[in-house]
């Protein structure tokens, strides 16, 4: 310097002038409300709403079942399918790196398409040996076919998958029957908290799918801020006053009983619109120091930092800045470049070297206190936190890999 892999971070700045939400002070005001001021005002993903808390409210004695997730080991956490470190297999790159899988197939069930004889207990072709019967010669311990009875599982031929693989010993012919090496299993020993590794011994060696149902471990009650708690207009409803008339009585007050709600007063309970509330101090941010390989974990010190409800956080103009595109300056490279300049040099004065070299033009690629223009992506809180995922202009930056140059 070019690839190229993993990671951090940032993702627009300042000014003015209008504008917007919340919140404290002042002034006017009886209160609203209106002027002034101060202070604060979206993200890294606020998104998807896809996991897992907080937190509310309901349900619940303990204890299984039944559902549903999770599932190599080990750790961090409040908590997870998250994240971290680590194991054992596969794939892809030279490499750095990146990617998929992994709890159990001797509880049991079930399932294996097509082909193939056989996908669970099998022999289709084949190999061997005996037996009977045909035929042929070179007349035997022969040869060929046919049958039937034993063996076998080498080899062939189906498949994703044929019962350990390669190579020998060894037999009629084979075969862990036997060896050696490889794989798997088991015991043991050592390392390691484990998951595993490494070394030793034992032929112990009949397939596969649990992302089928089963089994083992471990986790889980359901609904959600429209959860929830408190205020409470209107209107409906209830009571009570009210008005009228009867009865008790000599009257008035009273008490009682029927009527009337037409109008008004006032009191009750639920509760609607509507407000307040949950709701901003918190698994909080920064910094530094430690423990820890990490993921985090502690300690100290310092900070207050949106709470809108049809939803503010915003529009203008201005100067710089990142990058982009053009012109333009200047250097490199490459192609074209004569009737073959000028200068110098040779000359036998015709000319010939320098020489496509130059100048010149076209094209790439560098450059900059030049200049024009363009100009900031993806998106935007609604109870909050911790993740996953999915968008995302452009820019900083760290580690490591590979391949060139230069000392």
């Nucleotide at each position: 310097c070019a690839g190229g892999u993993c990671g951090a971070c940032c993702g627009g700045g300042u000014g003015a002038u209008c504008g917007c939400g919340a919140u404290c002070c002042c002034a006017u005001u009886g209160a609203a409300a209106u002027g002034g001021g101060g202070u604060c005002g979206a993200g890294g993903a606020a998104a998807g709403u896809c996991c897992g808390c907080a937190c509310u409210c309901c349900a619940c004695a303990g204890g299984g079942c039944a559902c549903g997730g999770u599932g190599c080991c080990g750790g961090a956490u409040a908590a997870c399918g998250u994240c971290c470190g680590g194991a054992g297999g596969g794939g892809a790159g030279u490499a750095a790196u990146c990617u998929c899988c992994u709890g159990g197939a001797u509880c049991g069930g079930g399932c294996c398409a097509c082909a193939g004889a056989a996908a669970c207990a099998u022999a289709c072709c084949g190999c061997u040996g005996g037996g009977u019967c045909a035929c042929a010669c070179c007349u035997g311990u022969u040869g060929u076919g046919a049958u039937c009875c034993a063996g076998c599982a080498a080899g062939g031929g189906u498949g994703a998958a044929a019962u350990g693989g390669u190579g020998g010993u060894g037999u009629a012919a084979g075969a862990g029957a036997c060896c050696a090496c490889c794989g798997g299993c088991g015991c043991g020993g050592c390392a390691g908290u484990a998951a595993u590794g490494c070394c030793g011994c034992g032929g112990c060696c009949g397939g596969g799918c649990a992302a089928c149902c089963c089994c083992c471990a471990c986790c889980g009650g359901g609904a959600g801020c429209a959860a929830g708690g408190c205020c409470a207009a209107g209107c409906a409803g209830g009571g009570a006053c009210a008005u009228g008339g009867g009865a008790c009585g000599g009257c008035c007050c009273g008490u009682u009983c029927c009527a009337u709600u037409a109008a008004g007063u006032c009191c009750c309970g639920g509760g609607u619109a509507g407000g307040c509330u949950g709701c901003a101090c918190g698994a909080g941010g920064u910094g530094u120091g430690c423990u820890g390989u990490a993921a985090a974990g502690c300690a100290c010190a310092u900070c207050c930092c949106a709470g809108a409800u049809a939803g503010a956080u915003g529009a203008u103009c201005a100067c710089a800045c990142a990058a982009g595109c053009g012109a333009c300056u200047g250097g490199c490279g490459a192609g074209g470049g004569a009737g073959g300049a000028a200068g110098u040099c040779c000359u036998a004065a015709g000319g010939g070297a320098u020489g496509u070299a130059a100048a010149c033009c076209u094209c790439g690629c560098c450059u900059g206190a030049u200049c024009g223009c363009u100009g900031g992506a993806c998106a935007g809180a609604a109870u909050g936190c911790g993740g996953c995922u999915u968008a995302c202009a452009g820019g900083u930056u760290g580690g490591c890999c590979u391949g060139g140059g230069u000392u």
Bacterial RNase P class A from an Anaerolineales bacterium, 407 nucleotides, folded computationally. Model confidence (mean pLDDT): 78 of 100. The RNAcentral record of the sequence draws on ENA. The gene name in the source record is rnpB.